[in-house]
Context: one part of a larger RNA
RNA sequence: CUGGGCGUAAAGCGCGCGUAGGUGGUUUGGUAAGUUGGGUGUGAAAUCCCCGGGCUCAACCUGGGAACUGCAUUCUGAACUGGUAGACUAGAGUACUGUAGAGGGUGGUGGAAUUUCCAGUGUAGCGGUGAAAUGCGUAGAGAUUGGAGGAACACCAGAGGCGAAGGCGGCUUACUGGACUGAUACUGACGCUGAGGAGCGAAAGCGUGGGGAGCAAACAGGAUUAGAUACCCUGGUAGUCCACGCCGUAAACGAUGUGUGCUAGACGUUGGGGGGCUUAGCCCUUCGGUGUCGCCGCUAACGCAUUAAGCACACCGCCUGGGGAGUACGGUCGCAAGAUUAAAACUC
Numbered sequence: 001c002u003g004g005g006c007g008u009a010a011a012g013c014g015c016g017c018g019u020a021g022g023u024g025g026u027u028u029g030g031u032a033a034g035u036u037g038g039g040u041g042u043g044a045a046a047u048c049c050c051c052g053g054g055c056u057c058a059a060c061c062u063g064g065g066a067a068c069u070g071c072a073u074u075c076u077g078a079a080c081u082g083g084u085a086g087a088c089u090a091g092a093g094u095a096c097u098g099u100a101g102a103g104g105g106u107g108g109u110g111g112a113a114u115u116u117c118c119a120g121u122g123u124a125g126c127g128g129u130g131a132a133a134u135g136c137g138u139a140g141a142g143a144u145u146g147g148a149g150g151a152a153c154a155c156c157a158g159a160g161g162c163g164a165a166g167g168c169g170g171c172u173u174a175c176u177g178g179a180c181u182g183a184u185a186c187u188g189a190c191g192c193u194g195a196g197g198a199g200c201g202a203a204a205g206c207g208u209g210g211g212g213a214g215c216a217a218a219c220a221g222g223a224u225u226a227g228a229u230a231c232c233c234u235g236g237u238a239g240u241c242c243a244c245g246c247c248g249u250a251a252a253c254g255a256u257g258u259g260u261g262c263u264a265g266a267c268g269u270u271g272g273g274g275g276g277c278u279u280a281g282c283c284c285u286u287c288g289g290u291g292u293c294g295c296c297g298c299u300a301a302c303g304c305a306u307u308a309a310g311c312a313c314a315c316c317g318c319c320u321g322g323g324g325a326g327u328a329c330g331g332u333c334g335c336a337a338g339a340u341u342a343a344a345a346c347u348c
Stems, first nucleotide, its partner, number of pairs: 003320004007302002012316001014200002017197001021193003025088005031082001033081003036077003039073004049065006091190001092187004096182001098180002103176002107172003110153001115148003119145003125136002161168002205246006214240002219235004257315006265293013297304002321348003330341004
């Protein structure tokens, strides 16, 4: 490289946007760059193969044929691809009508609880555990009424919803992205994918400045234990929160790339539309989402099964025995931590 693969064996980039490139709906004319059938020319002779002939046979020699699977072509035919001119509406999009939603960032605001502070009442315990102790408390704790502050939003809540993913949950103002439904009108292939690229990206971590109630790495003490640098307990600092800027990684998982078409059903659930009826509702039907089960088919099996891991097409990414190693070196990025790209010797 070819081939074969990528749910769990090695293998889908964390996610979308998008450049180049690849690829692309229906139809008409002309073009002839590509693909392809035929014709023509050429493919020296010998060799190889087939049918004969000659040396007694054979090797060998020799006549004829086939073949030489190739190349060229200003000849000819057909369809497809391409390029070109035009047309179309089934893909894609725009406008309009409604709908649901923790989609996003901004400001405001609410109650419960924890903690703490002041004051009142009040007296000897509180707290904690398997049992204890450290700890708090006669300087008045714990228990019961007011102030402050920070963080998170019980019930509703659902296998529920929204988002490309990460993720998103009190209420509310204005701003804003997307999805879906319905009926028309419009644009007329504008599509799909996407190397590089730029953007988003949990938690932890980093920088500057705030904030700090609870929780809590580190740390300290008490237990447990043979020991206990742990599990349990009492404390407790970074951090967790906010603003701005970095980091760019996760079992970033459905361990399943994106898009399109086709392929039995059954039962839920969620958001619309249409119709019917005996109208708190029920039934039928249709479009979109999300689940559970289950044929055909697929799979090594497990299982997947119209939300495919089935049957196909387009494009990208990735894999190629285990270890060494996602390491070294070099490059790029980063304040750093490190990230990314990524070997070899050697060994089994």
Predicted 3D model of a 348-nucleotide part of an RNA (small-subunit ribosomal RNA, central domain) from an uncultured prokaryote. Its mean pLDDT, the model's own confidence on a scale to 100, is 86.